[in-house]
RNA sequence: GCAAACCGGGGGAAACCCUGGGACGCAGAGCCACGGGACUAACGGAUCACAGGAUUCCAUGUCCGCCGGGCCGCCA
Numbered sequence: 001g002c003a004a005a006c007c008g009g010g011g012g013a014a015a016c017c018c019u020g021g022g023a024c025g026c027a028g029a030g031c032c033a034c035g036g037g038a039c040u041a042a043c044g045g046a047u048c049a050c051a052g053g054a055u056u057c058c059a060u061g062u063c064c065g066c067c068g069g070g071c072c073g074c075c076a
Base pairs, nucleotide, nucleotide: 001026002025006021007020008019009018010017011016024065028072030071031070032069034068035067036066037063038062039061044057045056046055047054048053
C1' cells in the first nucleotide's frame, strides 16, 4: 500500500461484479483472460412432463486473492 470472510446499498438468470463499512491475509493480494484449471448455465440443444415446470449437455459469461505466462512496479 492492498483488502478476505461477513454486513448495508446497487447490478446480474447465475457464477460474480460495483460501492460503503470491515480486516483474513498478501513483498507485488498491481494490470492483462494469452495457456491451463475451476465456477455459473441465461440463450441454444436433448429427454420427460404437458398451464406453470423438471433433468441433462453447452460459454459467448465469471474467477488474476487457483497455477503458468506477458507488461509495469518496489526494496536490498
Description:
c-di-GMP-I riboswitch aptamer from a soil metagenome, 76 nucleotides, folded computationally. Rfam family: c-di-GMP-I riboswitch aptamer. Rfam links the family to the GO term cyclic-di-GMP binding. Model confidence (mean pLDDT): 91 of 100.